[in-house]
RNA sequence: GGGUACGUAGCUCAGAGGAUAGAGCGCCAGAUUCCGGUUCUGGUGGUCGGGGGUUCAAGUCCCUCCGUACUCG
Numbered sequence: 001g002g003g004u005a006c007g008u009a010g011c012u013c014a015g016a017g018g019a020u021a022g023a024g025c026g027c028c029a030g031a032u033u034c035c036g037g038u039u040c041u042g043g044u045g046g047u048c049g050g051g052g053g054u055u056c057a058a059g060u061c062c063c064u065c066c067g068u069a070c071u072c073g
Base pairs, nucleotide, nucleotide: 001072002071003070004069005068006067007066010025011024012023013022018056026044027043028042029041030040031039049065050064051063052062053061
């Protein structure tokens, strides 16, 4: 340099054009306990990598840039 895949919460990931964008873990508070852990309850979370385009409507489709992984030379 060419090709492919990926980029969504602190972490691991769902979400294949119309939902108020979700789950688990984590974190915070409370209950329980002598204290801690476990368990239970409630809460906390995002400009969906940046920019542009298509569309009535984009996390989702298209282009470009950036980053990561794999691969070819």
This is a predicted structure of a 73-nucleotide RNA (transfer RNA) from Geminocystis sp. M7585_C2015_104. RNAcentral records the identical sequence in 2 taxa. NCBI's taxonomy places the organism under Bacteria, Oscillatoriophycideae, Chroococcales, Geminocystaceae, Geminocystis. The sequence is in RNAcentral, with records from ENA and Rfam. Its Rfam family is "tRNA". About the family: Transfer RNA (tRNA) molecules are approximately 80 nucleotides in length.